[in-house]
RNA sequence: GCUUGUAUGGCGCAACGGCAGCGCGUAGGAUUGCAGAUCCCGAGGUUGCUGGUUCGAAUCCGGCUACAAGCU
Repeated sequence: GCUUGUAUGGCGCAACGGCAGCGCGUAGGAUUGCAGAUCCCGAGGUUGCUGGUUCGAAUCCGGCUACAAGCU
C1' cells in the first nucleotide's frame, strides 16, 4: 500500500429500512439481626466521526478514524 471484517449504555451482545432491546453490573425498595441469594422498580445510549439516499437509517451508499485478520 491492497482486501475483508468489526465499531450500539460501565462490560458482553441483540435489533425485516418503521418505539433502540436483553444479560451482567449499578441506584432505590421488599426480605434479613447484618450481608448474600431471591423478588419489585428505576437510571444509564446524540448506535465511532462526517456527508448522502429515503416519508423514515443502528441497518443502505461514499469518505474518514480506530481495532482485528489476510495479502504484498